Annotation
A computed fold for a 324-nucleotide part of an RNA from a Lachnospiraceae bacterium, annotated as large-subunit ribosomal RNA, domain IV. Model confidence (mean pLDDT): 91 of 100.

Context: one part of a larger RNA
RNA sequence: CUGCCAAGGAACUCGGCAAAAUGGCCCCGUAACUUCGGGAGAAGGGGCGCCCACCGCAAGGUGGGCCGCAGGGAACAGGCCCAAGCAACUGUUUAGCAAAAACACAGGCCUAUGCGAAACCGGAAGGUGAAGUAUAUGGGCUGACGCCUGCCCGGUGCUGGAAGGUCAAGGGGAGGGGUUAGCGUAUGCGAGGCCCCGAACUUAAGCCCCAGUAAACGGCGGCCGUAACUAUAACGGUCCUAAGGUAGCGAAAUUCCUUGUCGGGUAAGUUCCGACCCGCACGAAAGGCGUAAUGAUUUGGGCGCUGUCUCGGCAGUGCACCCG
Repeated sequence: CUGCCAAGGAACUCGGCAAAAUGGCCCCGUAACUUCGGGAGAAGGGGCGCCCACCGCAAGGUGGGCCGCAGGGAACAGGCCCAAGCAACUGUUUAGCAAAAACACAGGCCUAUGCGAAACCGGAAGGUGAAGUAUAUGGGCUGACGCCUGCCCGGUGCUGGAAGGUCAAGGGGAGGGGUUAGCGUAUGCGAGGCCCCGAACUUAAGCCCCAGUAAACGGCGGCCGUAACUAUAACGGUCCUAAGGUAGCGAAAUUCCUUGUCGGGUAAGUUCCGACCCGCACGAAAGGCGUAAUGAUUUGGGCGCUGUCUCGGCAGUGCACCCG
């Protein structure tokens, strides 16, 4: 490494990992559920060789008989069922530890874009988009289907807003200054030119401001009291907020306390299933809750089967090793 094993049959173990078992064709038969396609090869049964006769064009069928432990006689050759999570599905992926509940996906929504489109590459020319034209193209989120998707626009973002506030360069040039012809006895004044500062006023976007917008980023309370047992609080009070979590779900891929409590399954169950709800810290397209089918997915249970085990033994073959 290969083959076999009394009795038992998962007691093994993180876990039935591995092995065993099932296996082909024909016939019978086939549940829940379901999107009526499926689930289905469900499950579970029976048959299978050879000879003769008859029927048939034949494949084959029917009847009778024969042999063995065994007739799909070797080889090829599904194990099945129940329940739950996740993902609809077929697909895709970490070339070399991960194949998945991750990615993608049809479908949904938002958003940009009127065509020399938006977006993207390039310095530009030019190109992609597209030899397309809003039933189109780009971006974002969600992710079949079914039922749905509540409240908040105060903050941030985005969109709109011919008013107002603020506001740069530029425009503007009130006024001030330097210089000095000249004037003045003098302190000094000072035209014109040249030069330097420079107020009002004018002036875009942006910001402020006013609105809208959450399948935009996001957010979705606290304390106290109250019912004729108790307990609880439909009810009331009060504070705060932009608004205080609706439906549905809930110890969950989310629950710390926690092996929560009750029920089921087991002789015994930190797992599992069904409930409850005190949700440390679910919750509605970073979607919520369901869902047939699908899955080398994850979890729990059962039947079959077994050297996984009780518990080890035997045989063959190869290698190591020993003797020659």
The organism belongs to Lachnospiraceae, within Bacteria.